RNA sequence: CUUCAGGGUAGGGUGUAAUUCCCAACCGGCGGUAAACCCCGCGAGCCUAAAGGCAUGAACCGAGUGAAAUUCCGGUGGCGACAGUAUAGUCUGGAUGAAAGAAG
Numbered sequence: 001c002u003u004c005a006g007g008g009u010a011g012g013g014u015g016u017a018a019u020u021c022c023c024a025a026c027c028g029g030c031g032g033u034a035a036a037c038c039c040c041g042c043g044a045g046c047c048u049a050a051a052g053g054c055a056u057g058a059a060c061c062g063a064g065u066g067a068a069a070u071u072c073c074g075g076u077g078g079c080g081a082c083a084g085u086a087u088a089g090u091c092u093g094g095a096u097g098a099a100a101g102a103a104g
Stems, first nucleotide, its partner, number of pairs: 001104004011023003025090002027080002029042004037078002045054003059076004064072001082093003
């Protein structure tokens, strides 16, 4: 320098109106480490002159396997920015953007 670099409301209920509420369903960026949404670290957005602040949250159990696992296996839980709209992790929008980083 070039290229690449985020997934997800099936089905049902209430209602004038909800993929936003209720039942239920589904999803999990990048690096590290025994393979990780919930261990350690990093990234996008917003406010500010700056310093700085917010976003930022969430996991245990098992005399299971193993040299080694909060990462695998089994079980039961939990979490998810901002703006819009009937209250949104999943719709629409900033974003055909930016970027941790990966490859050449």

A computed fold for a 104-nucleotide RNA from Amedibacterium intestinale, annotated as FMN riboswitch aptamer (RFN element). The RNAcentral record of the sequence draws on MGnify. It matches the Rfam family "FMN riboswitch aptamer (RFN element)". Its family is annotated with FMN binding in the Gene Ontology.